[in-house]
Formats: sequence, structure tokens, C1' cells
RNA sequence: CAGUGUUCUCAGGGCGGGGUGCAAUUCCCCACCGGCGGUAUCCGGCUUUGCCGGGAGCCCGCGAGCGCUUCCAUUUCGGUGGAAGGCAGCAGAUCCGGUGCGAUGCCGGAGCCGACGGUCAUAGUCCGGAUGAAAGAGAACAACG
Repeated sequence: CAGUGUUCUCAGGGCGGGGUGCAAUUCCCCACCGGCGGUAUCCGGCUUUGCCGGGAGCCCGCGAGCGCUUCCAUUUCGGUGGAAGGCAGCAGAUCCGGUGCGAUGCCGGAGCCGACGGUCAUAGUCCGGAUGAAAGAGAACAACG
């Protein structure tokens, strides 16, 4: 230093103003927010022909939720609980101009998207499962190379 193993820690933001109404942080107008890994023509640093750090909600993947399938357990036969999935169905969303060898990433502009359940009224922003789970990030230790 690399891989492997064990343990531990961490790991999501956002409704402010106005309108209508019996009632809306849910509708309408204006606003606000953007998990993790990768990619990099941008930015910064340095021991400067390289290396390090940062850099995409909508490019490639991943994760949580619901659903589906399979297996196990249970059942008052309606279901319920657990595990797995090599299922990705709900379920996502970007274009135009500029620069350039090269950009869906930079600069400028205009757009678009956001689980499930709840609610006096339809929710990305409120409440709830959740003091949960988890992509992953980091630390310590161990033996081996």
C1' cells in the first nucleotide's frame, strides 16, 4: 500500500408571503429543497507535462417506500409476520444557445421531477411507520500478501 475479515461511528433538505374557502403549510399565484457511488472541457491547491481536494436532482448505476414473485412460520383461511429476489411494475424528471477536438456535466437561458399511509380539502416541504432501514462514508483492530 492493496485485498480480506471483525467491531464501532456517521449517513436528507425544504411552505415564507398572498388569494379562495366553513375548512387547505394539501387547491391557485409567487417562493423553497435536492441522499449515495461513478463520470468531468469547470474551480482551488501543490513538491506543476502530474497528483490531491471539490464539482450533475433530471448522463450511468445504487438506496429507502409501495407493489410483485419465491420460500419459511402462523392462521379464526380473510389474512399476518419473517427472509430472499439474479423483479424493476408504481416511479421519476432536460432541452436550447455559447465555448471547445470533445459537454445532457462548464457559461447563459428556459423547463421538468419527487414513495406509501393520514388529513374538516388534493401534500416533494405538515403528521406517521422512523429513536427504523439503507446506498455508502469513515475509524480501530486482526492475520495474510